A computed fold for a 73-nucleotide RNA from an Actinomycetota bacterium, annotated as transfer RNA. The organism belongs to Actinomycetota, within Bacteria. The prediction has a mean pLDDT of 80. Its Rfam family is "tRNA".
[in-house]
């Protein structure tokens, strides 16, 4: 220096190939319980890395940039 890839909720990760963003687990309420924990039932919680372009419509398609990784020299 070149080549793949990956960024999505606090932390792991999905999104049926462009049509209203979702799950486990954390957290918040409450119920249970003697207490803690477990269990049960709800609630909050997202600039879809970032900044363009396509397009009626973009986490999805293009091109830059940033950051992690593999791999090659």
């Nucleotide at each position: 220096g070149g080549g793949c890839g990956c960024u999505u909720a606090g932390c792991u990760c999905a999104a049926u190939u462009g049509g209203u963003a979702g799950a486990g687990c954390a957290a918040c309420u409450g119920a249970c319980u003697c207490u803690u924990a477990a269990u049960c039932a709800g609630u909050a919680g997202g600039u879809c890395a970032c900044a363009g372009g396509u397009u009626c419509g973009a986490u999805u398609c293009c091109u830059g940039u940033a950051g992690c990784g593999c791999c090659c020299a």